[in-house]
RNA sequence: AUGAUUACAAGAGGAGAGACUACGGAAAACGUGGCGCCGAAGGAGCAAACAUUAGUGAAUCUCUCAGGCAAAAAGACUCUUGUAGGACG
Repeated sequence: AUGAUUACAAGAGGAGAGACUACGGAAAACGUGGCGCCGAAGGAGCAAACAUUAGUGAAUCUCUCAGGCAAAAAGACUCUUGUAGGACG
């Protein structure tokens, strides 16, 4: 300083997939089991490249451990505002 990347807070938006089934239970709550699914919390995997020994290595890609499959909640990510910070010039 017409203040980048970024971090935090508040507000707005925000997908997918069984309100399946057995038992317990007053109960579509909830718990345990069974079968079927989803990909956008978190986690894990890797191409180029680097290294040449191990390995390092991105994503909304892949996996589905975790999580989720009416609504609510959560929710990557996006936008706005504020705060912090101070890269290029």
About this RNA
The RNA shown here (Glycine riboswitch aptamer) has 89 nucleotides. RNAcentral records the identical sequence in 2 taxa. Rfam family: Glycine riboswitch aptamer. Rfam describes the family as follows. This family represents the bacterial glycine riboswitch. The coordinates come from a structure-prediction model, not an experiment, and the mean pLDDT is 78.